[in-house]
Molecule: Bacterial RNase P class A
Organism: Proteobacteria bacterium UBA652
């Protein structure tokens, strides 16, 4: 010097004068503190909060899928592991099960799960053909065959040596499967033994089996103040029985029915009437609302994600939406883009600056 890979910090910085939002003091003049992001997006997962509501069991349905940890939880992240990829540094996986059943594989090809013989080899037989008169070639015709060529993404174990009329796991050494056990590991797995010539291949991000997990709706959630209206109009279901008290209207209690309940359906549980439409008013104000699974620091455990322990520190709560103007200097010349109930992720976009590490090709 180029390419390239992992990972870090970081989002102009000083400084004056005017301005905004919370908030705390105050002599109501003013002062003190503080004020978007690593992604605040995206709404794609998990969850704290708040209500149904006292909320339970089954089935659908939906999520995840190798092992072992972290974490409140995850489909997150950390280590291993097995399979790809890359020269390499790295990097990616939708990574349970195909001997529990259904599906599927279009065209080509004999044959693609009840496998099968197109070209080819070979014996055996027969010719009126060709001839060097030789089972030598060429035609039929029976039989063996699946090594060799074709077709296709994929042809029923792979290479190689023997055998054999020509092959064939036909037999043999190795890979490769299947079985049994051995040894390292928590464990997915691995490594090596011994033993059998052993085959029914692929696809589950098709259904579908097995394991684990799972109400529900959402701050426009939800509580309370204050006011205002129509005590409105129409519909669906729905009250029977038994018994006790009572002059009776009634009330209590049991049994069937039947409506309603924040995801389906069935049971079960609670209420006793309850849901449906259509109109009318009010749409104001306070809570909610930022003190958290919160930030930094140091130590200690851990390979690591993290964990304990001392310490320290408050860092937006708007609500037609708060942080904006303008001068001066500096230099790495500032991308990409605004909180709206919080908070842990993953995915998208994206300026600079560090560091470590592989390749390369040049000099010394």
């Nucleotide at each position: 010097u180029g390419a390239g890979a992992c990972g870090g910090c970081u989002a102009a910085a000083c400084a004056a004068u005017c301005g905004c939002g919370g908030u705390g003091c105050u002599u109501u003049a003013g002062u003190g503190c503080u004020g978007a992001g690593g992604a605040a997006a995206g709404u794609c997962c998990g969850g704290g909060c708040u209500c149904c509501a006292u909320a339970g069991g089954a089935u659908a349905a939906a999520g995840u899928g190798c092992c072992a940890g972290a974490u409140a939880a995850c489909g997150u992240c950390u280590g291993g592991g097995a399979g790809g990829c890359g020269u390499g540094a790295g990097c990616c996986u939708a990574c349970g099960g195909a001997a529990a059943g259904u599906g599927c594989a279009g065209c080509a090809g004999a044959a693609a799960a009840u496998a099968a013989a197109c070209c080819g080899c070979c014996u055996a037989g027969u010719u009126u053909g060709a001839u060097u008169u030789g089972u030598u070639c060429g035609g039929c015709u029976u039989g063996g065959u699946a090594a060799g060529g074709g077709u296709g993404a994929a042809a029923u174990g792979g290479u190689g040596c023997g055998g054999u009329a020509a092959g064939a796991g036909c037999g043999c050494a190795c890979c490769g499967c299947g079985c049994g056990g051995u040894u390292g590991g928590u464990a997915a797995c691995a490594a090596g033994c011994g033993u059998g010539g052993c085959a029914u291949g692929g696809u589950a991000a098709a259904c579908c089996c097995c394991a684990c997990u799972u109400g529900g709706a959402g701050c426009a959630a939800g509580a309370c103040c204050a006011a205002a209206u129509a005590g409105g109009a129409g519909g669906g279901c729905a009250g029977c029985u038994u018994g006790u008290g009572g002059u009776a209207a009634c009330a209590c209690a049991g049994g069937c029915a039947g409506g309603u309940g924040u995801g389906a359906u069935c049971c079960g549980c609670a209420c006793c009437g309850u849901c449906c439409u259509c109109g009318g008013g009010u749409a104001g104000g306070u809570c909610g609302c930022u003190u958290g699974a919160g930030g930094c620091g140091u130590a200690u455990g851990g390979u690591g994600a993290c964990a304990u322990a001392c310490g320290u520190c408050c860092c937006a709560g708007a609500u037609g939406a708060a942080u904006g103007a303008u001068u001066g200097u500096u230099c790495u010349c500032g991308a990409c883009a605004g909180a709206a109930c919080c908070c842990g992720g993953c995915u998208u976009a994206u300026g600079g600056c560090c560091g470590u590490c592989u390749c390369a090709g040049c000099u010394u």